[in-house]
């Protein structure tokens, strides 16, 4: 000095599935409880393509819905900018 990747914090995108039905509190907004029907893109778990230091371990947007979510708000994998750090290698 460049830099594959990685993490953290900031903006901005960001889907899906009952504004369900009953009870409580409550002025209401709205929470809780049950229920029954649904989603998959927090998080969890399974399988595996595959990789890998090959005994054994990593492994998905696939798959289960344990959890979590089903007007708005919230939250959201992932993606785009910015800003710090770490960094194998050139």
């Nucleotide at each position: 000095u460049c830099g594959a990747u990685c993490c953290c914090c900031c903006g901005g995108g960001g889907a899906g599935a009952g504004a369900c039905c009953g009870g409580u509190c409550g002025c209401a907004a709205g929470a809780c409880c049950g229920g029954c029907g649904c989603c998959g893109a927090a998080g969890g778990a399974g399988c595996a393509a595959c990789c890998g230091c090959c005994c054994c371990g990593g492994a998905a947007a696939c798959u289960c819905u344990c959890a979590g979510g089903c007007a708005c708000c919230c939250g959201g994998a992932c993606c785009c900018g910015g800003g710090g750090g770490a960094g194998a290698g050139g």
Predicted 3D model of a 90-nucleotide RNA (Glycine riboswitch aptamer) from an Alphaproteobacteria bacterium. The sequence was found by an Rfam model in a public genome assembly. It matches the Rfam family "Glycine riboswitch aptamer". From the family's description: This family represents the bacterial glycine riboswitch. Glycine riboswitches usually consist of two metabolite-binding aptamers domains with similar structures in tandem. The aptamers cooperatively bind glycine to regulate the expression of downstream genes. In Bacillus subtilis, this riboswitch is found upstream of the gcvT operon which controls glycine degradation. The organism belongs to Alphaproteobacteria, within Bacteria.